[in-house]
């Protein structure tokens, strides 16, 4: 110059996307509740707050 391999500029926080914050984690964090364990119940698109997306329920046109 050119191929080819690795590794890095990190990753999570119960379903999705962005942003501010906050809190863990270095092969780990992190993988939702209750239950009479029944082929049964229940919350939530957040870890928190904004906003967009899907979805639920209620009223109006």
């Nucleotide at each position: 110059c050119c191929a080819c391999u690795c590794g890095a500029c990190g990753g999570g926080g119960a379903u999705g996307g962005a942003g501010u914050c906050c809190c863990c984690c270095a092969a780990a964090a992190c993988c939702g509740c209750c239950g009479u364990c029944a082929g049964g119940g229940c919350u939530g698109a957040u870890g928190a707050c904004u906003c967009c997306u899907g979805c639920c329920a209620a009223c109006g046109u």
Annotation:
Fluoride riboswitch aptamer (crcB RNA motif) from Bradyrhizobium sp. Tv2a-2, 61 nucleotides, folded computationally. Lineage of the source: Bacteria > Pseudomonadati > Pseudomonadota > Hyphomicrobiales > Bradyrhizobium. Model confidence (mean pLDDT): 79 of 100. Rfam family: Fluoride riboswitch aptamer (crcB RNA motif). Gene Ontology terms of the family: positive regulation of gene expression and response to fluoride.